[in-house]
Molecule: transfer RNA
Organism: Deltaproteobacteria bacterium
C1' cells in the first nucleotide's frame, strides 16, 4: 500500500428490512434468625456521519476502532 471480517446493555452472544431477545452481572421484592441458593419483577444496548426505502441494528458509501491475509 491492497483485500477480508468484526463493532448490539457492565460482560458474552442472538436478531440480519416492520415492537431488539437470552445468559451472567446489577437493583427491588419474596423466602431465611441471618447470608447464600431458589422464585418473581425491574433498569440498562445497535461505534459516528450520509444514502436507499413507506420503514434501516439489518442494504450501500465514507470515517473511527479492532482482528486477520497479501505485498
Nucleotide at each position: 500500500g491492497g483485500g477480508a471480517c468484526c463493532a448490539u446493555g457492565g460482560u458474552c452472544c442472538a436478531u440480519c428490512g416492520g415492537a431488539a431477545g437470552g445468559a451472567c452481572g446489577c437493583c427491588g421484592g419474596u423466602a431465611u434468625g441471618g447470608c447464600u441458593c431458589g422464585c418473581c419483577g425491574g433498569a440498562g444496548a445497535a461505534g459516528a456521519g450520509g444514502g436507499u426505502u413507506c420503514g434501516a441494528u439489518u442494504c450501500c458509501c465514507u470515517c473511527u476502532g479492532g482482528u486477520u491475509c497479501c505485498a